Bacterial RNase P class A from a Bacteroidales bacterium, 364 nucleotides, folded computationally. The prediction has a mean pLDDT of 76.
């Protein structure tokens, strides 16, 4: 200095005029009145997760449905972090190394599946080698070959008519015992025993977990009215509702179900002070704890938070100067928009900033 990468901040500033929104004040002509501070994000989007919260009287149990799934720790919790363990990936000549994925339980895969090609996808012989025989052919191999993502544990010498774990010697994969190291998953070391491969984002099998609904949840308050009428079910037991997707049990009501058809649809609350935020220490590899001290005005409800001119910042582009100097361009200034509130995760995103870490070069 190059080039790849990980984390974090920021993401236009001011200055006039006019303009909208609640909230304070004040005045009184209760107003389209003045004045005053303030008024949308890191993602506010997705609606993927978890939870406050607020209904469902006490109340369940069992089946179904759903999700999760390596170890430890964080957390209010979570399919989320952080760390690390096994497995793969990118880069690199190869390895390292940084980084990144991971749908990472599973009985030695219980029952399934593997297309096409190939002889055969596991009850194997197409070529090929050996043997017998004039020849057709008949009997043995599974060590070569071929097809395939996978072809009956690899390699090596012995042994055979050819040859095969047949043997034997070195390994390699499951699985078990024993022992080292760690909290642990797990790694390393021996020694037994077996020997076709993948797949559980196929059915299953194990553990753990999950009541429903959602601010159009919901509470109050004021107005206001008709069930006129019609049709079908039950009449003292049956029917309706609720918990709860379904049975069991349990609880309320006492007529209910449907067609029509009248009445409201205005206000208040919920609503923003939290598991928050921020600085400072401390404890931890780390998520995050723990203490102490600071500050505090969107709350809208057909839905405000904004226009327009000018400079300034900052960027691309050409031209000048020569060292980052002047100038110009009808350039460019991203994604985007609160709606009961918080804690993840995913996507979007012109630009400037700051640090860490890995490669190589070059100087000292």
């Nucleotide at each position: 200095g190059u080039a790849c990468g990980g984390c974090a901040u920021u993401g236009u500033u001011c200055u006039a005029u006019c303009g909208c929104u609640g909230c304070g004040a004040a005045c009184u002509u209760u107003g389209u009145u003045u004045c005053g501070a303030a008024g949308a994000g890191g993602a506010a989007a997705g609606u993927c997760c978890g939870g406050g919260c607020a209904a469902c009287g006490c109340a369940g149990a069992g089946c179904a449905u759903c999700a999760u799934a390596c170890u430890a720790c964080c957390u209010a919790a979570c399919g989320g972090g952080u760390a690390g363990g096994c497995a793969g990936g990118u880069u690199g000549a190869a390895g390292a190394g940084a980084c990144u994925u991971g749908a990472c339980a599973g009985c030695a895969a219980g029952u399934g599946c593997c297309a096409c090609a190939g002889a055969a996808a596991a009850u194997a012989a197409c070529c090929g080698c050996c043997u017998u025989g004039c020849a057709a052919a008949a009997g043995g191999u599974a060590a070569g070959g071929g097809u395939g993502a996978a072809a009956a544990c690899g390699u090596g010498a012995g042994g055979u008519a050819a040859g095969a774990g047949c043997u034997c010697a070195c390994g390699a994969u499951u699985c078990g015992g024993c022992u080292u190291a760690g909290u642990g998953a797990u790694a390393g070391g021996u020694c037994g025993a077996a020997u076709g491969g993948g797949u559980a984002a196929a059915c299953c099998u194990u553990a753990u977990g999950a009541g429903u609904u959602g601010a159009a949840a919901g509470a109050c308050c004021a107005a206001g009215u008709a069930u006129a009428u019609c049709g079908g079910a039950a009449u003292a037991a049956a029917g309706g509702g609720g918990c709860u997707g379904c049975u069991c049990g349990u609880c309320c009501u006492u007529u209910c179900c449907g067609a029509g058809g009248g009445g409201u649809a205005g206000g208040u609350c919920g609503u923003u002070a939290g598991a928050g935020g921020c600085u400072u220490g401390u404890u931890g590899u780390g998520a995050a704890g723990c203490a102490a001290g600071c500050a505090g005005u969107a709350g809208a409800u057909u839905a405000a938070u904004g226009a327009u001119a000018g400079a300034a910042c900052g960027g691309u582009u050409c031209g000048u100067a020569u060292u980052u100097u002047c100038g110009a361009a009808u350039c460019c200034g991203a994604c985007a928009g609160a709606a009961c509130c918080c804690g993840g995760c995913u996507u979007a995103c012109a630009g400037a900033u700051g640090u860490c870490g890995u490669a190589c070069c070059u100087u000292u």
It is recorded under the gene name rnpB. The organism belongs to Bacteroidales, within Bacteria.